[in-house]
RNA sequence: GCCCUUGUAGUCUAGUGGAUAGAAUACACGGUUGCGGUCCGUGAGACCCGGGUUCGAUCCCCGGCAAGGGCG
Numbered sequence: 001g002c003c004c005u006u007g008u009a010g011u012c013u014a015g016u017g018g019a020u021a022g023a024a025u026a027c028a029c030g031g032u033u034g035c036g037g038u039c040c041g042u043g044a045g046a047c048c049c050g051g052g053u054u055c056g057a058u059c060c061c062c063g064g065c066a067a068g069g070g071c072g
Base pairs, nucleotide, nucleotide: 001071002070003069004068005067006066007065010025011024013022018055027043028042029041030040031039048064049063050062051061052060
């Protein structure tokens, strides 16, 4: 330098052109306990950036950035 893949809560991750963007863990609060842990309940928290297509984009297309892999 070229090619491929990936990018979603703090972390790991599901997902699809119209859902309220789901779960786990972590976190906060409450319950349980003599206290803590465990366990139970509740809550807050996310689609890498810009542009395009479309009635509608997290999803499709283009560019950028970042990470991983391959070739030279």
The RNA shown here (transfer RNA) has 72 nucleotides and comes from a marine sediment metagenome. The coordinates come from a structure-prediction model, not an experiment, and the mean pLDDT is 82.